This is a predicted structure of a 75-nucleotide RNA (transfer RNA) from a Thermoplasmatota archaeon.
Rfam family: tRNA. About the family: Transfer RNA (tRNA) molecules are approximately 80 nucleotides in length. The family's RNA type in Rfam is transfer RNA.
The same sequence occurs in records of 2 taxa.
């Protein structure tokens, strides 16, 4: 220098195929129940501008372009 993949909650990930109701799960965190206490178990709750900036569209996590970061391959 060329090509490819990934980026969504504190962490690990789904959702992208085929744009459309409020963005979800597990673990973690907070509170409650259970216990003499802890653990386990049960219940409830908080937490996201979907990496950033533009574009397309009535409507974008999802499509398009640029940029950033990480990883892989080629040279």
């Nucleotide at each position: 220098g060329g090509g490819g993949a990934a980026u969504u909650a504190g962490u690990u990930c789904a959702g992208c195929u085929c744009g459309g109701u409020u963005a979800g799960a597990a673990c973690a965190c907070u509170c409650c129940c259970u216990u003499g206490a802890c653990a386990u178990g049960g219940g409830a709750g908080g937490g996201g501008u979907c990496g950033c900036c533009a574009g397309u569209u009535c409507g974008a996590a999802u499509c398009u372009g640029g940029c950033a970061u990480u990883c892989c391959c080629c040279a």